[in-house]
RNA sequence: UGAGGUAUAGCUCAGUGGAAGAGCAUCACGCUUACAUCGUGAGAGUCAUAGGUUCGAUCCCUAUUACCUCAACUA
Numbered sequence: 001u002g003a004g005g006u007a008u009a010g011c012u013c014a015g016u017g018g019a020a021g022a023g024c025a026u027c028a029c030g031c032u033u034a035c036a037u038c039g040u041g042a043g044a045g046u047c048a049u050a051g052g053u054u055c056g057a058u059c060c061c062u063a064u065u066a067c068c069u070c071a072a073c074u075a
Base pairs, nucleotide, nucleotide: 001071002070003069004068005067006066007065010024011023012022013021018055026042027041028040029039030038048064049063050062051061052060
C1' cells in the first nucleotide's frame, strides 16, 4: 500500500427489511438454620460513528474509526 473479515446487554454470541433475543453474570423473591443448587421475576442496548436508499434499516449502499487475517513493498 492492497484484499478480506469482525464491531449487537458486563462477557460469549444469535438475529438479516416490519424494529432487540439467548446462555452466563448482576439484583429481588421463593426454597434452606445458613450457603449452594433449583424455580419465578426484574434491570441492563442511541445494534462502532456519520451520511444515503426505503413508507420503514441491526440488516442494503458509501465513507470513517478500532481490532484481526492474508499478500506486497522498504529496511
This is a predicted structure of a 75-nucleotide RNA (transfer RNA) from Winogradskyella sp. The source organism's lineage runs through Bacteria, Bacteroidota, Flavobacteriia, Flavobacteriaceae and Winogradskyella. Its mean pLDDT, the model's own confidence on a scale to 100, is 82. It matches the Rfam family "tRNA". Rfam links the family to the GO term triplet codon-amino acid adaptor activity. The sequence is in RNAcentral, with records from ENA.